[in-house]
RNA sequence: GUGUCAGCAUCGGGAGAAUCCGGCGCGCGGGGCAACCCGUGGGAGCCGGUGCCGAAGGAGCAACCGCCCCGGUAAACUCUCAGGCAACAGGACCGUUGCUGGCGA
Numbered sequence: 001g002u003g004u005c006a007g008c009a010u011c012g013g014g015a016g017a018a019u020c021c022g023g024c025g026c027g028c029g030g031g032g033c034a035a036c037c038c039g040u041g042g043g044a045g046c047c048g049g050u051g052c053c054g055a056a057g058g059a060g061c062a063a064c065c066g067c068c069c070c071g072g073u074a075a076a077c078u079c080u081c082a083g084g085c086a087a088c089a090g091g092a093c094c095g096u097u098g099c100u101g102g103c104g105a
Base pairs, nucleotide, nucleotide: 003103004102005101006100007099008098009097011095012094013093018050020049021048022047023046024045026041027040028039029038030037031036051085052084053083057081058079059078060077064072065071066070
């Protein structure tokens, strides 16, 4: 000085699927003696239910390998525990820049 691998950080891009249903409860307005009723609002709070999605995380398996009972081992595949289903946030993965470490010629 250059290449490559890994990690971290910054910036950019980044999909899918109900702004679902119901209850409690809160604010506002109207009616009512009251109990209560109607309308409306809120990315508010809590609870319950169903449907759906896969690209945080998690789990499972093939080929292959081994010391061959068995074990090791992969994903963007599968599962859907978790997470998510307007916006916000998150987001595997891709790219830019920088830093750190390793390796090779």